The RNA shown here (SAM riboswitch aptamer (S box leader)) has 116 nucleotides and comes from a Chitinophagaceae bacterium.
């Protein structure tokens, strides 16, 4: 970089360095920013997606142990996140009281876990 699978309504900010632009890209629209944006470090929290660790039901095995399935807990470890539903819309369907508003999809992304 490709691919596979899960999840995306819930949750968590404060310092410092910088200084003009962020919010995925496009197009529209709405916000958020000199009361300090993007980047960066410092702490600090959230979340449970692997790890660790517990309980419960199965499997294997002579035992040691190994593992599949549910589920708690957040003590180690990796990693992720800490405005707004992934800010909303775009394409396709499906209902409705049809400028429209609702739901479901797709297709973009992010994040984990895994395979080349």
């Nucleotide at each position: 970089u490709a691919c596979u699978u899960a999840u995306c309504a819930a949750g968590a900010a404060a310092g410092g360095c910088a200084g003009a632009g962020g919010g995925u890209c496009a197009u529209g629209g709405c916000c958020c920013u000199g009361u300090g944006a993007a980047g960066c470090c410092u702490u600090a929290g959230c979340a449970a997606c692997c790890u660790c660790u517990c309980u419960c039901c199965g499997g294997a095995g002579g035992c040691a142990u190994c593992u599949g399935g549910a589920g708690a807990a957040a003590c180690u470890g990796g990693u992720g996140c800490u405005a707004a539903u992934u800010c909303c819309a775009u394409c396709c369907c499906g209902c409705c009281g049809u400028u429209g508003g609702c739901g479901g999809g797709a297709c973009a992304g992010a994040u984990a876990a895994g395979u080349c």